RNAcentral holds the full RNA, with entries from ENA.
The part of an RNA shown here (large-subunit ribosomal RNA, domain VI) has 264 nucleotides and comes from a Clostridia bacterium.
The organism belongs to Clostridia, within Bacteria.
Context: one part of a larger RNA
């Protein structure tokens, strides 16, 4: 801007990409074959490589301020508790989230046409021949069938639903104010550079903060009590707690404003 009114949803497949790989084992069956030695097609099952997606239970990193240890050293008068600063001071652990080495899943079956190839019938040419007419059989290969994108597929497709027929004129596929709807604005998000997507905006759980849950540290301060003391035990599986679940209107989405059919 089209897509011969303006919308919301929900959708068909022209097209187009993507995948397409493979071992070994067990059984058929120590049959078939073969003197023996050796030894299957055919068909069924199990399980591996390496690829690729998608996930974060599980195992593991990571996790820059979530714990808890711990030196030096300054400061908060002093004890005691703290807090800064030294690579994040070192150190041990770790929620979420984001990862692979983890975890789960793919390649296929099937169908259709066929390549070489192997046939059936059959003449030209009384035989004989898959072929000249004319049926079949047949591949990791073709087209489908699986996943993904896709109606600007301008041949611009379908359906459901919702809005209606209003004013002004210089009478036009003209302007204006509306509809149903959408933006702007604003609280945001496992979506994202921006932008778009998607969730919301008080008839409200969007997003903070609160309170409780999981989950992590690993038993906090005081205080008491033992020990000369460093330091132990009890109160107490406590304190303390980052993007994690839920509740809860406490704070902030407040007023508002703009676009948007009249159907040749």
């Nucleotide at each position: 801007c089209g897509a011969a009114g303006g919308a919301u949803u929900u959708u068909u497949g022209a097209a187009g990409g993507g995948a397409g790989c493979u071992g070994u084992c067990c059984u058929u069956a120590g049959u078939a074959c073969g003197a023996g030695a050796g030894g299957a097609c055919c068909g069924g099952g199990a399980u591996g490589g390496a690829c690729g997606a998608a996930c974060c239970u599980c195992c593991g990193g990571u996790g820059a301020a979530u714990c808890g240890g711990u030196u030096g050293u300054c400061a908060c008068g002093c004890c005691a508790g703290u807090g800064g600063c030294a690579c994040a001071g070192c150190c041990g652990a770790g929620a979420a989230g984001c990862u692979g080495a983890g975890u789960u899943c793919g390649g296929a079956a099937c169908g259709g046409a066929u390549a070489a190839a192997c046939g059936c019938u059959g003449a030209a040419a009384g035989c004989a021949u898959c072929u000249a007419a004319g049926c079949g059989u047949g591949a990791a290969g073709c087209c489908g069938g699986c996943c993904c994108u896709a109606a600007g597929a301008u041949a611009a497709g379908a359906a459901a639903u919702c809005c209606c027929a209003u004013u002004g004129u210089u009478u036009a596929a003209c302007a204006a104010g509306u509809a149903a709807g959408a933006c702007c604005c604003c609280u945001u998000g496992a979506g994202g550079a921006c932008u778009a997507c998607g969730a919301g905006g008080u008839u409200g759980a969007u997003a903070g903060g609160u309170u409780g849950u999981c989950g992590g540290u690993g038993u906090a301060a005081g205080c008491g009590u033992c020990g000369c003391g460093a330091g132990g035990c009890g109160u107490u599986c406590a304190g303390c707690u980052u993007g994690a679940c839920a509740a809860u209107a406490c704070u902030a989405a407040u007023c508002g404003g703009u676009c948007g059919a009249g159907g040749g």